[in-house]
Molecule: transfer RNA
Organism: Rhodopirellula baltica WH47
Formats: sequence, C1' cells, structure tokens
RNA sequence: GCCAGCGUAGCUUCAAUUGGCAGAGCAUCGCAUUCGUAAUGCGAGGGUUGCCGGUUCAAAUCCGGCCGCUGGCU
Repeated sequence: GCCAGCGUAGCUUCAAUUGGCAGAGCAUCGCAUUCGUAAUGCGAGGGUUGCCGGUUCAAAUCCGGCCGCUGGCU
C1' cells in the first nucleotide's frame, strides 16, 4: 500500500428479530434485610450508538469519506 471484519453505558467475543421507544449482565449509588459486614431483594443514575456528511417522514441499522482495532496479502 491492497482486501476483509469490527467500533453501542465504567467493563463485555454483548442485544436491539430485514429502518420505527437505545437495552441486558457485571460494576456504581440509594433503600430494605443484619448487632455489623458479605450475600440476597427492590429501585435509581449512567449513551452525541467512533467522527463528518448523504438518503429517508424516521438511521445503531442503508450509502460515502475519515479515524481506530483485529486478521490476511504484498
């Protein structure tokens, strides 16, 4: 340099059912429980879906460019 795959919450070999409410588990915080802690139960907060543009009534999803990571070729 060329080709392919991937990028979503602090973390994940993560979900979002062919474009229509952005979710789960762990972690964090609060409450309950306990003499206290852990465990357990209930609840809450946390996202410019890597960035910029395009298509569309509507984009995490489709298209283009760029950035990063992984693998392959040279």